RNA sequence: AACCUGAGAGUUUGAUCCUGGCUCAGAACGAACGCUGGCGGCAUGCUUAACACAUGCAAGUCGAACGAGAAGCUAUCUUCGGAUAGUGGAAAGUGGCGCACGGGUGAGUAACGCGUGGGAACCUGCCCCGAGGUUCGGAAUAACGGCUGGAAACGGCCGCUAAUACCGGAUAAGCCCUGAGGGGGAAAGAUUUAUUGCCUUGGGAGGGGCCCGCGUCCGAUUAGCUUGUUGGUGUGGUAAUGGCGCACCAAGGCUGCGAUCGGUAGCUGGUCUGAGAGGAUGAUCAGCCACACUGGGACUGAGACACGGCCCAGACUCCUACGGGAGGCAGCAGUGGGGAAUAUUGGACAAUGGGGGAAACCCUGAUCCAGCAAUGCCGCGUGUGUGAAGAAGGCCUUAGGGUUGUAAAGCACUUUCAGUCGUGACGAUGAUGACGGUAACGACAGAAGAAGCCCCGGCUAACUCCGUGCCAGCAGCCGCGGUAAUACGGAGGGGGCAAGCGUUGUUCGGAAUUACUGGGCGUAAAGGGCGCGUAGGCGGCCAAGUCAGUCAGGCGUGAAAGCCCGGGGCUCAACCCCGGAAUUGCGCUUGAUACUGCUAGGCUAGAGAUCGGAAGAGGGUAGUGGAAUUCCCAGUGUAGAGGUGAAAUUCGUAGAUAUUGGGAAGAACACCAGUGGCGAAGGCGGCUACCUGGUCCGGAUCUGACGCUGAGGUGCGAAAGCGUGGGGAGCAAACAGGAUUAGAUACCCUGGUAGUCCACGCCGUAAACGAUGAAUGCUAGACGUCGGGAAACUUGUUUUUCGGUGUCGCCGCUAACGCAUUAAGCAUUCCGCCUGGGGAGUACGGCCGCAAGGUUAAAACUCAAAGGAAUUGACGGGGGCCCGCACAAGCGGUGGAGCAUGUGGUUUAAUUCGAAGCAACGCGCAGAACCUUACCAGCCCUUGACAUGGGGAGUUUGGUCGCCGGAGACGGCGUCCUUCAGUUCGGCUGGCUCCCACACAGGUGCUGCAUGGCUGUCGUCAGCUCGUGUCGUGAGAUGUUGGGUUAAGUCCCGCAACGAGCGCAACCCUCAUCCUCAGUUGCCAUCGGGUUUGGCCGGGCACUCUGAGGAAACUGCCUGUGAUAAGCAGGAGGAAGGCGGGGAUGACGUCAAGUCCUCAUGGCCCUUACGGGCUGGGCUACACACGUGCUACAAUGGCGGUGACAGCGGGAAGCGAAAGGGCGACCUGGAGCAAAUCCCCAAAAGCCGUCUCAGUUCGGAUUGCACUCUGCAACUCGAGUGCAUGAAGGUGGAAUCGCUAGUAAUCGCGGAUCAGCAUGCCGCGGUGAAUACGUUCCCGGGCCUUGUACACACCGCCCGUCACACCAUGGGAGUUGGUUUUACCCGAAGGCGGUUCGCCGACCCGUAAGGGAGGCUGCCGACCACGGUAAGGUCAGCGACUGGGGUGAAGUCGUAACAAGGUAGCCGUAGGGGAACCUGCGGCUGGAUCACCUCCUUU
Repeated sequence: AACCUGAGAGUUUGAUCCUGGCUCAGAACGAACGCUGGCGGCAUGCUUAACACAUGCAAGUCGAACGAGAAGCUAUCUUCGGAUAGUGGAAAGUGGCGCACGGGUGAGUAACGCGUGGGAACCUGCCCCGAGGUUCGGAAUAACGGCUGGAAACGGCCGCUAAUACCGGAUAAGCCCUGAGGGGGAAAGAUUUAUUGCCUUGGGAGGGGCCCGCGUCCGAUUAGCUUGUUGGUGUGGUAAUGGCGCACCAAGGCUGCGAUCGGUAGCUGGUCUGAGAGGAUGAUCAGCCACACUGGGACUGAGACACGGCCCAGACUCCUACGGGAGGCAGCAGUGGGGAAUAUUGGACAAUGGGGGAAACCCUGAUCCAGCAAUGCCGCGUGUGUGAAGAAGGCCUUAGGGUUGUAAAGCACUUUCAGUCGUGACGAUGAUGACGGUAACGACAGAAGAAGCCCCGGCUAACUCCGUGCCAGCAGCCGCGGUAAUACGGAGGGGGCAAGCGUUGUUCGGAAUUACUGGGCGUAAAGGGCGCGUAGGCGGCCAAGUCAGUCAGGCGUGAAAGCCCGGGGCUCAACCCCGGAAUUGCGCUUGAUACUGCUAGGCUAGAGAUCGGAAGAGGGUAGUGGAAUUCCCAGUGUAGAGGUGAAAUUCGUAGAUAUUGGGAAGAACACCAGUGGCGAAGGCGGCUACCUGGUCCGGAUCUGACGCUGAGGUGCGAAAGCGUGGGGAGCAAACAGGAUUAGAUACCCUGGUAGUCCACGCCGUAAACGAUGAAUGCUAGACGUCGGGAAACUUGUUUUUCGGUGUCGCCGCUAACGCAUUAAGCAUUCCGCCUGGGGAGUACGGCCGCAAGGUUAAAACUCAAAGGAAUUGACGGGGGCCCGCACAAGCGGUGGAGCAUGUGGUUUAAUUCGAAGCAACGCGCAGAACCUUACCAGCCCUUGACAUGGGGAGUUUGGUCGCCGGAGACGGCGUCCUUCAGUUCGGCUGGCUCCCACACAGGUGCUGCAUGGCUGUCGUCAGCUCGUGUCGUGAGAUGUUGGGUUAAGUCCCGCAACGAGCGCAACCCUCAUCCUCAGUUGCCAUCGGGUUUGGCCGGGCACUCUGAGGAAACUGCCUGUGAUAAGCAGGAGGAAGGCGGGGAUGACGUCAAGUCCUCAUGGCCCUUACGGGCUGGGCUACACACGUGCUACAAUGGCGGUGACAGCGGGAAGCGAAAGGGCGACCUGGAGCAAAUCCCCAAAAGCCGUCUCAGUUCGGAUUGCACUCUGCAACUCGAGUGCAUGAAGGUGGAAUCGCUAGUAAUCGCGGAUCAGCAUGCCGCGGUGAAUACGUUCCCGGGCCUUGUACACACCGCCCGUCACACCAUGGGAGUUGGUUUUACCCGAAGGCGGUUCGCCGACCCGUAAGGGAGGCUGCCGACCACGGUAAGGUCAGCGACUGGGGUGAAGUCGUAACAAGGUAGCCGUAGGGGAACCUGCGGCUGGAUCACCUCCUUU
């Protein structure tokens, strides 16, 4: 000193909070795979086939137990072949000990197998201590020899022999048995003479056997199991207890505290993880167990039922001469196989240990070492310093630069590791070293030999370019990729780790996501439908005993190793060593006695009993009443009734409906009636009687904790449904018919059967709901109501109390909504239930049921969510309020005709492109014959028609005209005019033309879904926001809502809001009135002139007018109304009155709205073409369809005549007068005019006349002829004129548009564009109406509120069948296999029992012969493995066919649900139907809306 140290994140939504799952970051591994790989130390290395094994090795040893004895050596002899003796000791044998250890494996085993702590009825070779003994005999038998069988393995017969082999006798201190008299039983010797053995016995140590308490996985879809079973007695057996075996007796034993059965599994110390509690695991090391090819069996032995022993059976392999034999690597190596995957057929007994031996020694794949493998842990290295021109290269770039980067190079150093050479250990106390010439040490050379892997969208540290284009691919979750990808692939750069790095798999963690520590159940998953009650759990007050639980101390145990702490050793570390701590447990013991338990005693506050009252649709049985419906009879009466949105089916002239009287039957009980009552729940409603349960209040007489809860169990349990028998009025599944509809198996209607009713018996489920289990205590109140009691007085009130039933509301709780003494608050006790969504309350199995079905209740597979509450929007065939030419009331149109114009379609070489509901379609186009022009055909050009830059040459310019070729572009020739700019006067600078090469030009090519800008639209609608404050966990709310008012979020009042911004309004322009100033080109009242009678002239500026400034209108005044306010109504005055008319002005935003073809612009694409030029064609086509217009159809008109009155505007390549010509378009002409001066310029509707209802004197299309004008040019393809022609069309179906006053309608005029070409567009004035009761309805919009499963926001979401593909799964005639049970058959080896006439017979008797004990062998019996037969149980595989389920891209049919989802939805049940579903009955609100009633709150 052995202590402390607990992180979260992503993902459900438009956003929020919660619930809840999925996923990630951490650690670990006997790992494997991918890429890569320098060194060393220490560890580790078949997790799968307990699959099969070639070969070698893994257990022997002892001559000091015994006989015999080879080779060799020595000696002697020798016939020279050899023999004999000695020595020697191989190989084998007898005998002893060992082989039961060590080593391997984890198949089996859910068990006293293991762990832990105890126990008594035991054994124990070798070892230690002690006591005693060690005597006398005997008979055999291997080896060996001979003969002989067999292929072999291996034998057979005869003969010989030894022992520490075997047997008998003697002895017996101690030992064993005993009936206590007695009986029984030992030994072995060897030798070198000092030991060592041997026998008996007592004890010990260590080892082993047996028994017991406690602990030890999952399944109840395994609930009952058991006959040697449980116990006893006796006997046998064992080393020993014991049903261990047997006989008999008894009928027990185990089990909800989980027996039996099924599945899985060796157990533990430990290991991994974790803050811990736990969870997972049981490699290496250590303890125990089990097994040894599979099954059975015993033998030997101290010990085995024996891994390298035996016997039998079986499978397999091998040998064989076919007769027979042999074998067992889960020992060490190694082989095949399996597998993602796991090493050498190595060295040594040197060390440690084991066996034998007295010892030397032998044996030892135990062990110690080495080899292989980054398999793991630990350590080291791959250099160090300096070095900015910030080199080159790469990458990016806004082209400036940035970055890689002090990085490199260069310069100066160092040498760990590896390499070479040398020395050279510890491990060995005396000898002996496999490792090993290893570790280590020294020397030498040289930066030399040594870096990769993963990642860079968020989580999660790290960003750019290119390529790709929902492809290729990525992905742990969310998710990336459809042309600008930090998410794919490559590159540059960056981040992380590092001889490794990633991936995969598995475990724990995070996960409080099984919650003991440490969760929940009103609506998220979750309270049993409700009682009674068994076991169990829990339990009031007082005092006592006990001490089981509990608490404290001590002792024993809790193996070692490991973890932790303190030291120490390898250079450090990993690793190793020593000591300690810990081991939370179990046992024994001593003590404490508060609490719990137990024992006995008492109490009355809980509970119950008792007495007196009380209310009630509580239950059951019997009886009874009236109203109504229907039916029947009769009367009156006549044509309809009935039913609906409207109808029809239906009933009725055979008399319905209606009405009156009488009768029948069944069912249900109006009013009273009430968030009233009763009941445990389901549920209960006319009245009366009887039977009966519970509750409440009051009294305080009794019992004395008798209580609470309640797994199983048992009873009750709406509706529907089932069985039997009744009953049947009404209603009404099914069914039929009629409607509706695209269809209508529905909603609606007419009928109608089960059923609904009764009796008896089943069923046992509901949104069986307060979606809230029961019981007890505590914790503010207020106001109702039901039942009972008490008190007070003022006698009908007040106060109070107990029990029920409601509403509101503090504290507190809740995710919020909400709950709130009737808790969802604070606590206690007990029960039930939940653990993501789907699959599924389904399948299988069990139980129940007549059936329908109920109950119990999974898995595969699949998804990343499914959900709750609340918020903001949007939406509703929800509600309220309010606007708008929105409807209505009117006027005129469109839709029909012809034509014009745009579009679609079609056509075409091309008919360029865009615009697409409103908000594309007389739109871009304010004007396509060429041009425009972007399209098509053909012909040409290629630094280009245009810009900038370089080089060279030329010229130093620009243009007119003509000719030639050509369709033209273009090319060539000629002519004429003018000879560029600046200048420092220098060919100095610039310019121009041509040529060359390259950068580049160019593109109406693509992307408006990459963009800017501009525009449309909702909508000139009244809205959209912010700051601060306040409220809410939060999204958010408040303000902005409310009461009034307005055109308006306009204003007033109120208010937890107070203010502010963008919008509204106003400020701007214009029109309407007046004033002032000014007075030409305008004007002419007054004055004058002239006669051309025209403001023409002088003059004037009064008026008109022009155009500049001002005034004027503000609900200012009056009355009324309103809250006295804002305002509104009326009035006065006024040119104008409540915004005076019109315009400009368009909030936050929406539509990925429109435009890349106005312009600008990112990216992509083309580059002798997708660029440029030209000629011609096309955009002008034409069966059709649509939009917008014009002209009409006529008399409010046509035609003719008459010639009154405007305004806005425009004019020089222009407007063009007068005058003249032409029927006319037009021409000639040219005055005047850059315009209040001149011109365009004629205004037209008007007025007068005529026509008289007709395809016309309407209408003008079409066509013919002839012209005019513009223009290089009118063919395709202009406009106009004249003459002629004279089509359709007679007011337009469904439908649809505009307009509320100087408006609609109608009439003409001007302008832009433009050479020419409007029925279009933009403006201008003339004439000049009708109608608006009103807001129910259609459309659009605003505010408030409500519901929502929508948020791409209803053009939303979403359900089911069917069809197709794939996946897993249930059933399934059967079939294959495993496992297990029962009955029977067979019965090897073996031990046991019996027997044995054969054989042996060491001991006994006997002189002997012979006999006996005993043994061998054979036979018999019971037991029993394998095998067989039969019948079951159970599990698994396959299976024609079949059922539903899940997933899938844009499939089909419908529209069920979400809004009142268009029939409110849902639950249970029953019937029906392609399908979602529909209908009946009962129930629920988790139903919108309106009305009424009651109650509450505020004032």

Model confidence (mean pLDDT): 84 of 100. This is a predicted structure of a 1499-nucleotide RNA (small-subunit ribosomal RNA) from uncultured alpha proteobacterium HF0130_20P23. Its Rfam family is "Bacterial small subunit ribosomal RNA".